[in-house]
Formats: sequence, C1' cells, structure tokens
RNA sequence: GUGGGCGCGGGCAAUGGAGUUUGCCUUCCGCGCAAGCGGGAAAGCGCCUUCGGGCUGAUGACUCCUACCGUCGA
Repeated sequence: GUGGGCGCGGGCAAUGGAGUUUGCCUUCCGCGCAAGCGGGAAAGCGCCUUCGGGCUGAUGACUCCUACCGUCGA
C1' cells in the first nucleotide's frame, strides 16, 4: 500500500415515534492533536396496467403510542 474476515458505530428496508429483533449497505474527500464537524458514495425510494388508469399499507417482523379509515354500542 492492497485484499479478506470479525467486532463496534452509522445509515437503509414505499407515510410518524419508541423498544426488541432480522436482513442489506458501510467507502471517499476536506478541516482538526483528538473528540468531532462538513460534503459525497453505497444500501433504499410498493403493486397492477390495455399506459387511459387502478390498488394495498403508518411494521422488514413483533409489541406499544400517535394520526387516519370502517363497523357496532353508550
């Protein structure tokens, strides 16, 4: 210097928040003694369609909260 693996951290999994957990991404540049700060990258951004249009869901999954919708009762 390059490549690989593991751990930690961060980000993501079609609409909000929290806990637990699963999967995916995780590299570069600048400043800084360091901690860290700033800017990119990656993962990620639903389904059907005659392309005119149509449909489901606040979860990746489980639980809770909030918002919305439907039914019944007071």
A computed fold for a 74-nucleotide RNA from an Opitutia bacterium, annotated as Fluoride riboswitch aptamer (crcB RNA motif). Lineage of the source: Bacteria > Pseudomonadati > Verrucomicrobiota > Opitutia. It matches the Rfam family "Fluoride riboswitch aptamer (crcB RNA motif)". For this family Rfam cites "An excited state underlies gene regulation of a transcriptional riboswitch" (Zhao et al., Nat Chem Biol, 2017). Its family is annotated with positive regulation of gene expression and response to fluoride in the Gene Ontology. The prediction has a mean pLDDT of 81. It was read from a public genome assembly, where an Rfam model found it.